[in-house]
Molecule: Group I catalytic intron
Organism: Candidatus Poribacteria bacterium
RNA sequence: CGAUGGACUUAAGUAAUUUGAGCCUCAUAUAGGAAACUAUAUGAGUGUACGCUUUCAAAUUCGGGGGAACCUGUAAAAUGGCAAUCCCGAGCUAAACUUAUGUGAUAGACGCGAAAAUUAUCGUUGUCAAGACAUAGGGAAGUGUAGAGACUUAAUGGAAGCGCACCCAAAGAGUAAUGUCGUGGGUGAAGAGAAAGUCCAGACCACAAAUUCCGAU
Numbered sequence: 001c002g003a004u005g006g007a008c009u010u011a012a013g014u015a016a017u018u019u020g021a022g023c024c025u026c027a028u029a030u031a032g033g034a035a036a037c038u039a040u041a042u043g044a045g046u047g048u049a050c051g052c053u054u055u056c057a058a059a060u061u062c063g064g065g066g067g068a069a070c071c072u073g074u075a076a077a078a079u080g081g082c083a084a085u086c087c088c089g090a091g092c093u094a095a096a097c098u099u100a101u102g103u104g105a106u107a108g109a110c111g112c113g114a115a116a117a118u119u120a121u122c123g124u125u126g127u128c129a130a131g132a133c134a135u136a137g138g139g140a141a142g143u144g145u146a147g148a149g150a151c152u153u154a155a156u157g158g159a160a161g162c163g164c165a166c167c168c169a170a171a172g173a174g175u176a177a178u179g180u181c182g183u184g185g186g187u188g189a190a191g192a193g194a195a196a197g198u199c200c201a202g203a204c205c206a207c208a209a210a211u212u213c214c215g216a217u
Base pairs, nucleotide, nucleotide: 008022009021010020011019012018023047024045025044026043027042028041029040030039031038032037050163051162052161053160054159055158056157061090062089063088064087065086066085070081071080091143092142093141097138098137099136100135101134102133103132108128109127110126111124112123113122114121147200149199150198151197152196153195164188165187166186167185168184169183210217211216
């Protein structure tokens, strides 16, 4: 430079500018908020998604409720099957956050007194009171929830931070004025119902048997 493929994610698929589910965007409504914005519901699609550091790897269980597309089937259905996945009750859980108790009449600081002399020392049961450790709770999140499953890792997860971008301004502060500055708040998606791997009755291939109208198990 050119070609091919792709056009947010994911599952299916007769590979169809196909179908379902999810995220986000927009509109409307309700609730919270000063606002940015957040949550939920309905509908419609035109699809933008920041970088980095440190830390945790524990629980991984017992029950239960849904489920599209697709396959079968039908005049159309229903039933059945498979299954992306959406959850509930109980129990359990690493680090960090938070509450209580104990070590605690703690360390330490202040006050008072003694001695001393401008430093240090001793006493007290007057006030405040850690850090750390241990035990027991709480919230969020996880587990349950892979192809039956086992193990390792650390991420798109939990925790603590740093930087960057954009947005808001109630109350303080500040300016000649302006969200401008201080300050405080918000947004920066989803993909983990096994993600990267290693293993494994399994899956894939062949044969046989059973259930079944079929599909399938």